[in-house]
A computed fold for an 89-nucleotide RNA from Alphaproteobacteria bacterium HGW-Alphaproteobacteria-14, annotated as Glycine riboswitch aptamer.
Its Rfam family is "Glycine riboswitch aptamer". Rfam links the family to the GO term glycine biosynthetic process. Rfam describes the family as follows. This family represents the bacterial glycine riboswitch.
NCBI's taxonomy places the organism under Bacteria, Pseudomonadati, Pseudomonadota, Alphaproteobacteria.
RNA sequence: CGAGCGGGAGAGCCCGUUGCUCCGGUCAAACGGGGCGCGGCGCCGAAGGAGCAACCGCCCCGGAAACUCUCAGGCCAAUGGACCGCUCG
Numbered sequence: 001c002g003a004g005c006g007g008g009a010g011a012g013c014c015c016g017u018u019g020c021u022c023c024g025g026u027c028a029a030a031c032g033g034g035g036c037g038c039g040g041c042g043c044c045g046a047a048g049g050a051g052c053a054a055c056c057g058c059c060c061c062g063g064a065a066a067c068u069c070u071c072a073g074g075c076c077a078a079u080g081g082a083c084c085g086c087u088c089g
Stems, first nucleotide, its partner, number of pairs: 001089007012041001014040004019036006042075003048071001049069003055063003
């Protein structure tokens, strides 16, 4: 470094919706509900990214965290997930 197995946190299952779709309902409609999409507000930090007080390199300048930011990402569960342990190559 790669593969397999196990562990692995935080913050919304908020509001709107004339779009798509499914279910209920109807003679047909109206109407009700779910999912997805889109928009709004609030929030989180542990994919990735950016920053630097101490520290390290003599200085310039550079490096750098689980700190800071929140661009990206995420906010029931599942998935994902920095990182940790074991096994194999």

Notes: The prediction has a mean pLDDT of 77.